[in-house]
RNA sequence: GCCCCCGUAGCGUAAUGGAUAGCGUGCAGACCUUCGGAGUCUGCGGUGAGGGUUCAACUCCUUCCGGGGGCA
Numbered sequence: 001g002c003c004c005c006c007g008u009a010g011c012g013u014a015a016u017g018g019a020u021a022g023c024g025u026g027c028a029g030a031c032c033u034u035c036g037g038a039g040u041c042u043g044c045g046g047u048g049a050g051g052g053u054u055c056a057a058c059u060c061c062u063u064c065c066g067g068g069g070g071c072a
Stems, first nucleotide, its partner, number of pairs: 001071007010025004018055001026044006048064005
């Protein structure tokens, strides 16, 4: 220098054009309990950034940023 893949919550992940972006874990509160870090319930919190296509974008296109891999 060229090519490919990835980026979603504090962490691990699903959703691959359609609605309130879901699950686990974590954190907070309540309940329960002799106590509890166990159990139950509720809540908190997220699409890397800009632009484009579309009635509608996490999803498609493009540029950039970051990470990983291959070739030279």

Record summary
Predicted 3D model of a 72-nucleotide RNA (transfer RNA) from Candidatus Nealsonbacteria bacterium CG23_combo_of_CG06-09_8_20_14_all_36_125. The source organism's lineage runs through Bacteria, Bacteria candidate phyla and Candidatus Nealsoniibacteriota. RNAcentral holds the sequence, with entries from ENA.